[in-house]
Order: sequence, then C1' cells, then structure tokens
RNA sequence: GAGCUUAUAGUUCAACGGUUAGAACGUCCCGCUCAUAACGGGAGAAUGUAGGUUCGAUUCCUACUAAGCUUA
Repeated sequence: GAGCUUAUAGUUCAACGGUUAGAACGUCCCGCUCAUAACGGGAGAAUGUAGGUUCGAUUCCUACUAAGCUUA
C1' cells in the first nucleotide's frame, strides 16, 4: 500500500428494514432480617462519527475514526 472482519448499557451478548432497541451480570432504591449475605420487587443506563437510500435504518450504501486478521 491492498483486502477482509468488528464497533449496541459499566461488562458479556441479542435484535426479518416496522409497536417502546432486549437479556444476563454489575450499579442504585425498596422489601425481608436484630444485622449482613442470599432471596423478592423496582429504577437508571447504549446503537463509533458524518452523509445517503427509504414512508420508515442498529440493520442497506458511501466516506472517515478505532481495534483485529491476511497479504505484497
């Protein structure tokens, strides 16, 4: 230099182009307990950036950014 893959919650992962982007663990609050843990209930928290296509984009297209892999 060329090609390929990946980027979603604090972490690990889901999500035929279509109702409110979900789950587990973690965090916070409440209950239970003499108290803690465990257990039960609840809350908050995310689509890498910028454009495009579409009635509608996490999903499709383009460029860029970052990480990884292959190759000269």

RNAcentral holds the sequence, with entries from ENA.
This is a predicted structure of a 72-nucleotide RNA (transfer RNA) from Nephroselmis olivacea.